Predicted 3D model of a 355-nucleotide RNA (Bacterial RNase P class A) from Bifidobacterium minimum.
Its mean pLDDT, the model's own confidence on a scale to 100, is 75.
Its Rfam family is "Bacterial RNase P class A". It is annotated as a ribozyme. Gene Ontology terms of the family: ribonuclease P activity, tRNA processing and dimeric ribonuclease P complex.
NCBI's taxonomy places the organism under Bacteria, Bacillati, Actinomycetes, Bifidobacteriaceae, Bifidobacterium.

RNA sequence: CGAGACUUUCCGAUGGCCGCGGCCCCGUUUCGGGGCUGAGGAACUUCCGGGCUCCAAAGAGCACGAUGGCGGAUAACGUCCGCCCAGGGUGACCUGAGAGACAGCGCAGCAGAGAACAGACCGCCAUGCUCCGGCAUGGUAAGGGUGAAACGGCGGUGUAAGAGACCACCGGGUCGUUGGUGACAACGGCCGCAUGGCAAGCCUCAUCGGGAGCAAGGCCAAGCAGAAGGCGUCAAGGGCUGCUCGCCCGAGCCUUCGGGUAGGCUGCUAGAGCCUGACGGCAACGUCAGGUCGAGAUGGAUGGCCAUCCGCAUGGAGACAUGUGACAGAACCCGGGGUAUGGAAGUCUCGCACC
Numbered sequence: 001c002g003a004g005a006c007u008u009u010c011c012g013a014u015g016g017c018c019g020c021g022g023c024c025c026c027g028u029u030u031c032g033g034g035g036c037u038g039a040g041g042a043a044c045u046u047c048c049g050g051g052c053u054c055c056a057a058a059g060a061g062c063a064c065g066a067u068g069g070c071g072g073a074u075a076a077c078g079u080c081c082g083c084c085c086a087g088g089g090u091g092a093c094c095u096g097a098g099a100g101a102c103a104g105c106g107c108a109g110c111a112g113a114g115a116a117c118a119g120a121c122c123g124c125c126a127u128g129c130u131c132c133g134g135c136a137u138g139g140u141a142a143g144g145g146u147g148a149a150a151c152g153g154c155g156g157u158g159u160a161a162g163a164g165a166c167c168a169c170c171g172g173g174u175c176g177u178u179g180g181u182g183a184c185a186a187c188g189g190c191c192g193c194a195u196g197g198c199a200a201g202c203c204u205c206a207u208c209g210g211g212a213g214c215a216a217g218g219c220c221a222a223g224c225a226g227a228a229g230g231c232g233u234c235a236a237g238g239g240c241u242g243c244u245c246g247c248c249c250g251a252g253c254c255u256u257c258g259g260g261u262a263g264g265c266u267g268c269u270a271g272a273g274c275c276u277g278a279c280g281g282c283a284a285c286g287u288c289a290g291g292u293c294g295a296g297a298u299g300g301a302u303g304g305c306c307a308u309c310c311g312c313a314u315g316g317a318g319a320c321a322u323g324u325g326a327c328a329g330a331a332c333c334c335g336g337g338g339u340a341u342g343g344a345a346g347u348c349u350c351g352c353a354c355c
Base pairs, nucleotide, nucleotide: 001351002350003349004348005347006346007345008344009343010342012309013308014307015306016305017304018303020038021037022036023035024034025033026032027031040327044338045337047336048335049334050333051332052213053212054211055210059245060244061243062242064209065208066207067206068205069083070082071081072080073079084098085096086095087094088093099204100203104202105201106198107197121144122143123140124139125138126137127136128135129134152170153169155167156166157165171193172191173190174189175188176187177186178185179184217266218265219264220263226257227256228255229254230253231252237249238248239247240246273292274291275290276289277288278287279286280285310325311324312323313322314321315320
């Protein structure tokens, strides 16, 4: 210098004018004035997990759903950290729903002779026949060919040709020892080893999950008019939300027609909060001390203009001029994942060149 990998960080700055939401203060009948304050790292998505609220105080079984290496972190998680194994990359590093296929069922298109306790197209070998081109019968699975996958790989011994038939090494299974909390790893003995793949196919095993959500829930105010039919206290109907059991409430319930209202307060923002430091831990994170308060709308505010500077783009030799400031916007709160997006910095890797 070029190409990458992984982290961290910022989201233009200051001042003025006009406008909008919230809180406080002053005058005050409406209303006016002053001060303070007013979006994000993703507020997006609503994909997980929790707090909070109600349903009964939150029950049992089945069904259903989610998760799936090990250890830890955490309020919890499908997240994060560390490690193991497998795969990818020269490498920094990245990716993995990563349990079970002798519990059972199922699937494997095309190609190919043959796709699961398979099979012989070419080939190789033996025997017989021969018109000498081959043909028939049998053996074989080393070689060729097909395929994502062909019933361990490779080299030798052996054989008519061959074959774990036998042997060494590798792979696999099994037993043991050692190390590790563990996933697992290393080493040694034994078994020649038909019984493979797919479980984000059904399924099995283990763990977890009650439901609904701030339009939850609580309080206040305003308004209205009933009628007809059906069922029921001999238990209708309703609640734990698919079913069963169990428990509870229970005198009203359902349908149709008609009538009224669609306002306010609360929940609501001080929280598993944020910042700094010390200590513990490889880390995620935790403990302690000090400091700090940072939106709360409800048809829903957070906008516009001017000046100077900053960044970027274009033009210009330059002074400078013009344009521009990514993605996107709270709605009960918090932890994470995913996605969108403009810059900046640090550490590391590979390649080339020079000293």